[in-house]
Context: one part of a larger RNA
RNA sequence: UGACGGGGGCCCGCACAAGCGGUGGAGCAUGUGGUUUAAUUCGAUGCAACGCGAAGAACCUUACCAUCCCUUGACAUCCAGAGAAGCGACUAGAGAUAGACGUGUGCCUUCGGGAACUCUGUGACAGGUGCUGCAUGGCUGUCGUCAGCUCGUGUUGUGAAAUGUUGGGUUAAGUCCCGCAACGAGCGCAACCCCUAUUCUUAUUUGCCAGCGAGUAGUGGGAACUCUAAGGAGACUGCCGGUGAUAAGCCGGAGGAAGGUGGGGAUGACGUCAAGUCCUCAUGCCCCUUACGGGCUGGGCUACACACGUGCUACAAUUGCGAUGACAGAGGGCAGCUACUUCGCGAGAAGAUGCUAAUCCCUAAAAAUCGUCUCAGUUCGGAUUGUUCUCUGCAACUCGAGAGCAUGAAGGUGGAAUCGCUAGUAAUCGCAGAACACAUGCUGCGGUGAAUACGUUCCCGGGCCUUGUACA
Numbered sequence: 001u002g003a004c005g006g007g008g009g010c011c012c013g014c015a016c017a018a019g020c021g022g023u024g025g026a027g028c029a030u031g032u033g034g035u036u037u038a039a040u041u042c043g044a045u046g047c048a049a050c051g052c053g054a055a056g057a058a059c060c061u062u063a064c065c066a067u068c069c070c071u072u073g074a075c076a077u078c079c080a081g082a083g084a085a086g087c088g089a090c091u092a093g094a095g096a097u098a099g100a101c102g103u104g105u106g107c108c109u110u111c112g113g114g115a116a117c118u119c120u121g122u123g124a125c126a127g128g129u130g131c132u133g134c135a136u137g138g139c140u141g142u143c144g145u146c147a148g149c150u151c152g153u154g155u156u157g158u159g160a161a162a163u164g165u166u167g168g169g170u171u172a173a174g175u176c177c178c179g180c181a182a183c184g185a186g187c188g189c190a191a192c193c194c195c196u197a198u199u200c201u202u203a204u205u206u207g208c209c210a211g212c213g214a215g216u217a218g219u220g221g222g223a224a225c226u227c228u229a230a231g232g233a234g235a236c237u238g239c240c241g242g243u244g245a246u247a248a249g250c251c252g253g254a255g256g257a258a259g260g261u262g263g264g265g266a267u268g269a270c271g272u273c274a275a276g277u278c279c280u281c282a283u284g285c286c287c288c289u290u291a292c293g294g295g296c297u298g299g300g301c302u303a304c305a306c307a308c309g310u311g312c313u314a315c316a317a318u319u320g321c322g323a324u325g326a327c328a329g330a331g332g333g334c335a336g337c338u339a340c341u342u343c344g345c346g347a348g349a350a351g352a353u354g355c356u357a358a359u360c361c362c363u364a365a366a367a368a369u370c371g372u373c374u375c376a377g378u379u380c381g382g383a384u385u386g387u388u389c390u391c392u393g394c395a396a397c398u399c400g401a402g403a404g405c406a407u408g409a410a411g412g413u414g415g416a417a418u419c420g421c422u423a424g425u426a427a428u429c430g431c432a433g434a435a436c437a438c439a440u441g442c443u444g445c446g447g448u449g450a451a452u453a454c455g456u457u458c459c460c461g462g463g464c465c466u467u468g469u470a471c472a
Stems, first nucleotide, its partner, number of pairs: 001472002003469003007466007015456002019421005026313008034304002042053002064299003068295003073125001077124002079121005086103003090099003107114002127288002130286001132284001136282002138277003141273001143271001148187006154163003167178003193265004198233006208222002212220001236259001239253005315414001320372005332361002336355002340351004380411001385406007427448007
C1' cells in the first nucleotide's frame, strides 16, 4: 500500500421487512448427472453450467458406432498426357461405386496452340469438429451501469509511498458547492443517440370521413380529425414560497401533456476470476498421413431403476361447458401468404381469387350477455392406451406434428427450503417472428390490470472513511 475481521461509523440495492404470485408435492415437456450401450459425439459445472452452444438430431445436420469402400484424395496451387464441357438412358450393388452404350464437337487462334471444364499419372502437398482456452488473437460472461480507476507538475517523507481522491454539506453519481499543499488533466458518471408521452408546420395514398351531394359500396368529393413520416417547439430547478452557510441542494406550490436523470433502450471505466470458447473463425507447438483424412448405407445423439434444474397443464364455481356479428399492437408473405365456394365431424382436400403489400392474407383471447352444471375425483383434470385418418417429406419402425372416436391415470393447493416482482410493474390473456416439416423454449407485441413499502435491527451483496492484523 492492499486484502481480511462473527471491529466501528456513514450510505445504497426487491438485500431484509410489508405485500402479490410461484418453485419444492402430481402428470407431462425439456436440459443435466448417473446408469446402460457397439455408439448413447463434444463442450458448459457455485452465484456467472443444467428450455446453455442447439434460431428447431427421421436421412441430411453429425462431429459418435457398425459394415462396405477410396488413397494426391470431397477441396487448393503447380507439372505431364488425353479429351471440349455437357446431356440421355442400361446392368450389378444397401449405396458409395464399378462396367458398358448413345449423343455432342462449341469459344479465341499468329493454326503451333490457348481459355474454361473433365479424366488419367507423378510428387510437392491437401485434409484433421485430433491435443493444448494453462501458448494465443478475436468474441463473451461476471463483480456492475457499481462509482469508481488513474496521470502530469508541485509539495511531504531516508524510503516503500502519501497528498490530490481526505474533511463539512449534497447527489442516482469522484454529482455539485465550500474548505484544504495542492493546481490541473484523462478513462468512467451525466449529456450527445434511438423509442415513447404533448403540440406545430409540411405532405394526403393504399390510410382518414367532419361538413356537402348521391345512397349503403367510404362511391363522388374533402384535407378538418385519426394515422403515417420528415423538420421544429417543449422541461431548464426556468418561476414563486420555505429551508440551508448568502452555496450546492432539499421540501412545497404554480403553470404545464409531461417536474426535478419524465418512462424505456443502446451505451459496461482500470481491472478480477490462468472464468468460457482451439467444435464459429483465426492461430503457435505437438500429433495422424492407405488414416485420427475422405465417401456411403444402417444405427445412435430420442436408451431408463433413479437424482436435480427450468418450464407447461392442473387440482376447479372469480371455474368448466354451450350459444351470441365487442375491442389490439407488432411482425411476416412469390412456388410464399391465401379470401371465397364445394366436400369432410375434423386435421384437411379440390377448385378458385387477391397480394411483390398502410391496398390482399387479417375475424385475437381473456372480457361482456344468456343458459346449464351444484361441490363429486365430478360436465374438474387430462396423462396413458386402442383404433381410424390427415399433412410434410425419397422415406415417419427405431424417431415427426396434427385430427376423429373410445379410454379417462396421478392430482383435493404441495414438508424442510427457496425464487420473481415497486406500476401500466406483478399476475393473467392471446397474437406474431427467427431457424423452420415439428415449440410448453426463445425473441418481440399488444389486451385486462392489482397489493404493499412502518422502516434499515437483522440475512445477502456493494461503496466511502477509520481501526486491528500472526496475511500478500

The part of an RNA shown here (small-subunit ribosomal RNA, 3' major domain) has 472 nucleotides and comes from an uncultured prokaryote. Its mean pLDDT, the model's own confidence on a scale to 100, is 82.